[in-house]
RNA sequence: AUCCGAUAAGGGCAAAACCUUCGUGAGGAGGUGACGCAAAGCUGCGGGCCCCAUGAGGGCGGCCGGGCUGCCGAA
Numbered sequence: 001a002u003c004c005g006a007u008a009a010g011g012g013c014a015a016a017a018c019c020u021u022c023g024u025g026a027g028g029a030g031g032u033g034a035c036g037c038a039a040a041g042c043u044g045c046g047g048g049c050c051c052c053a054u055g056a057g058g059g060c061g062g063c064c065g066g067g068c069u070g071c072c073g074a075a
Base pairs, nucleotide, nucleotide: 004073005072012037013036017032018031019030020029021028022027035062041068042067043066045065046064047063048060049059050058051057
């Protein structure tokens, strides 16, 4: 350093639901809230799923894979 991932340490993120708001919608943003997460950080590149105003359209990164980046260190 890589792989790996503890009932380790210090931290981090935040599902559902509810409130506000934006959007035709899928959904997005903020707040409350924690089901979970070792990449649940970023990326629509491949697959998948979803939307309608069906087009050279749009959404989901907390579905899987890929790419880029990253904290800690027992076995």
This is a predicted structure of a 75-nucleotide RNA (c-di-GMP-I riboswitch aptamer) from a Fidelibacterota bacterium.
Rfam family: c-di-GMP-I riboswitch aptamer. Gene Ontology term of the family: cyclic-di-GMP binding.
The coordinates come from a structure-prediction model, not an experiment, and the mean pLDDT is 89.